[in-house]
RNA sequence: AUCGGUUGCCAGGGGUGCGCACAGCGCUGAGAGCGUGAGUUUCUAACUCACCAACCCUCCGAACCUGAUCUGGGUAAUCCCAGCGAAGGGACGGCACCAGCAGUUCAAG
Numbered sequence: 001a002u003c004g005g006u007u008g009c010c011a012g013g014g015g016u017g018c019g020c021a022c023a024g025c026g027c028u029g030a031g032a033g034c035g036u037g038a039g040u041u042u043c044u045a046a047c048u049c050a051c052c053a054a055c056c057c058u059c060c061g062a063a064c065c066u067g068a069u070c071u072g073g074g075u076a077a078u079c080c081c082a083g084c085g086a087a088g089g090g091a092c093g094g095c096a097c098c099a100g101c102a103g104u105u106c107a108a109g
Stems, first nucleotide, its partner, number of pairs: 001104002004101001005098001007096004011058004017027004033052001035051007064089003070083004
């Protein structure tokens, strides 16, 4: 300077990877769970689905998905970083409290 969001509850959406000496430890992150149940298979391990918990997101929507067995860089390895991205999709939320209170942007320290 701007003006509607912070917090709480309810509803809805989403992801759950990589490595090792493997029910443990390590890496990045807001979040990667010896979570619960069921099913399948090459059967005691892996995969799929549903639910719960935590976390994030709900149009000021990069939460998340497609592109992607992508491109460049980096790493022990991985969406680890950047691009892609003024791309295409994506839950079109509700109530209450708060109002110099919350958020965003700019400048200075």
A computed fold for a 109-nucleotide RNA from a Thermomicrobiaceae bacterium, annotated as TPP riboswitch aptamer (THI element). It matches the Rfam family "TPP riboswitch aptamer (THI element)". Rfam describes the family as follows. Vitamin B(1) in its active form thiamin pyrophosphate (TPP) is an essential coenzyme that is synthesised by coupling of pyrimidine and thiazole moieties in bacteria. The previously detected thiamin-regulatory element, thi box was extended, resulting in a new, highly conserved RNA secondary structure, the THI element, which is widely distributed in eubacteria and also occurs in some archaea.